[in-house]
Annotation:
A computed fold for a 73-nucleotide RNA from a Clostridiales bacterium, annotated as transfer RNA. Model confidence (mean pLDDT): 82 of 100. Rfam family: tRNA. The organism belongs to Eubacteriales, within Bacteria.

């Protein structure tokens, strides 16, 4: 340099055009317990990597950029 894949909550991921963007785990609060762990309930936490385009409507489709991974040279 070229090709392919990935970037969504602190972490691991789902969501492949339409409803207030979700789950598990973690943090915090409560219950339980003599106190903890485990277990149960709840709260908070997101410019969906950045910019532009298509569309009535974009996390999702297109283009560029950027970060990471793999392969080729």
């Nucleotide at each position: 340099g070229c090709g392919c894949c990935c970037g969504u909550a602190g972490c691991u991921c789902a969501g492949u055009g339409g409803a207030u963007a979700g789950a598990g785990u973690g943090c915090c609060c409560g219950g339980c317990u003599a106190c903890g762990a485990a277990c149960c309930g709840g709260u908070a936490g997101g410019u969906c990597g950045c910019a532009g385009g298509u569309u009535c409507g974009a996390a999702u489709c297109c283009u560029g950029c950027u970060g990471g991974g793999c392969g080729c040279g």